[in-house]
Context: one part of a larger RNA
C1' cells in the first nucleotide's frame, strides 16, 4: 500500500448516478396507533413506558395435598377438608452500576407516485423484473362406432376408461366501472339461383389408309365438383378510426357554417405519460437553488377502450421523489486489530 474488522472530536448526505456500503431500529410485556379500504386489512402502523438483584406482602390465578371428620361395598376405598409446599401473576420496600432484552441472538420508520391485482415461475453459469403464470372474462372448433386436436408412413396411442358445466385452441389477465364508429380491403361463415373451370361423359365434324368391310387420328356443341367470381353476415377476427376555408359588438378563440375525401373519420375515460420530437412546454408545489418528482393545463410530433380504457384496497428483496432517525458515504482524516505485501531467511 491492499484485505477484513473495531473505535472516532464537531458536523450530519455536504458523498454519490443513487444513503451505494455502513449505521440507527432489533427480544417480551403493557399502554396507544392516521389516512385509506375489497371491512378481511392497514397494523408490529407510527409513538410511548417497563425489563437486573434481595427483602417483605398477596384476599389473585394454577399444581400438589397431610392432620382431622365422616360413609360404605372394608380397600392402596370414597366424599369433606384444609394445613404445608410450589408454578405464574400482581402490589409495596430496598440494593448496585454510565448502563439491568446488560453477552450472543436479535424489524429502522414515514409520505407521495409509476407498474404488476394477489401466493407462485422465471434467464442451471451477469438480469427475479413492468417477464411468465394466475383465478376471472371473452371468442373460436368438438354430437362422439375414428369427436374435436395431438403424435405417428402404418398398426396403434394421448385425448377419455371423459361427452358441452366436456375437451382443445386464441385472445384478456383479480375486483369496480367500462368496452364506442367501421364489413370497403383481407380472413372466417353462411348462399339449391347465375358466370368461370378438371379428368370424365359426349359425339356434330375433319383428316390417313383401304377394292371393301374396317382401322387409325382429330374433334365443335352439350352435360361435368371443389375452387374462384358473385350475395350476404361477422371485429373481445387481422385490421382501419380525415382535411381545407370561414364565421362572434376589443382582441383571442370558434358553439357554428361551406367544401372535398371516406368502409368510418377516435366516442368515453386519460393525457408532456414506461407513450411529448420541439422540451429543461406553461402554471402551482416542495428547495436558498429541482432538466429528476408531485398537482394542474391540453397545443395527444406519435394515448385510447379485452395487442383492452380508466379507476384501485391489499400485495413487491420491483422502479421514481421527499422526509424523519440514523451513522467515516463525505467535510478528512486519524488510530487500532487481525491476515497480505515489503526486508531477511
Nucleotide at each position: 500500500c491492499c484485505c477484513u474488522c473495531g473505535c472516532u472530536a464537531a458536523g450530519g448526505a455536504a458523498c454519490u448516478c443513487g444513503g451505494c456500503a455502513a449505521a440507527u431500529u432489533g427480544a417480551c410485556c403493557c399502554c396507544g396507533u392516521a389516512c385509506c379500504u375489497u371491512c378481511g386489512g392497514a397494523a408490529g402502523a407510527a409513538g410511548g413506558g417497563g425489563u437486573g438483584c434481595u427483602g417483605c406482602g398477596u384476599a389473585c390465578a394454577g399444581g400438589u395435598g397431610a392432620a382431622c371428620u365422616c360413609c360404605c361395598u372394608u380397600g392402596c376405598g370414597g366424599a369433606g377438608g384444609a394445613a404445608g409446599c410450589u408454578u405464574g401473576g400482581g402490589g409495596c420496600a430496598g440494593c448496585c452500576g454510565c448502563a439491568g432484552g446488560g453477552u450472543c441472538c436479535a424489524g429502522g420508520c414515514c409520505c407521495a407516485g409509476g407498474c404488476g391485482a394477489c401466493u407462485g415461475g422465471a434467464u442451471a453459469u451477469c438480469a427475479g423484473a413492468a417477464c411468465c403464470a394466475c383465478a376471472g372474462g371473452u371468442c373460436c372448433c368438438u354430437g362422439c362406432u375414428u369427436a374435436a386436436g395431438c403424435c405417428g408412413a402404418a398398426a396403434g396411442g394421448c385425448g377419455c376408461c371423459g361427452u358441452a358445466u366436456a375437451g382443445g385452441g386464441g385472445c384478456u389477465g383479480a375486483u369496480g366501472c367500462c368496452u364506442g364508429c367501421c364489413c370497403a380491403g383481407u380472413g372466417c361463415c353462411g348462399g339449391a339461383a347465375g358466370g368461370u373451370u378438371a379428368a370424365g361423359g359426349g359425339g356434330a365434324g375433319a383428316g390417313g389408309u383401304u377394292c371393301a368391310c374396317g382401322c387409325c387420328u382429330u374433334g365443335a356443341a352439350c352435360c361435368g365438383a371443389a375452387g374462384c367470381c358473385c350475395c350476404g353476415g361477422u371485429u373481445a377476427a387481422c385490421g382501419g378510426c380525415g382535411g381545407c376555408u370561414g364565421u362572434a359588438a376589443c382582441u383571442a378563440u370558434a358553439a357554428c357554417a361551406g367544401u372535398c375525401c371516406u368502409a368510418a373519420g377516435g366516442u368515453a375515460g386519460c393525457g408532456a405519460a414506461a407513450u411529448u420530437c420541439c422540451u429543461u412546454g406553461u402554471c402551482g408545489g416542495g428547495u436558498a437553488a429541482g432538466u429528476u418528482c408531485c398537482g394542474a393545463c391540453c397545443c395527444g410530433c406519435a394515448c385510447g377502450a379485452a395487442a383492452g380504457g380508466c379507476a384501485u384496497c391489499a400485495c413487491g428483496a420491483u422502479c421514481u421523489g421527499g422526509g424523519c432517525a440514523c451513522u467515516g458515504u463525505c467535510u478528512c482524516a486519524g488510530c487500532g486489530a487481525g491476515g497480505g505485501g515489503c526486508u531477511c531467511g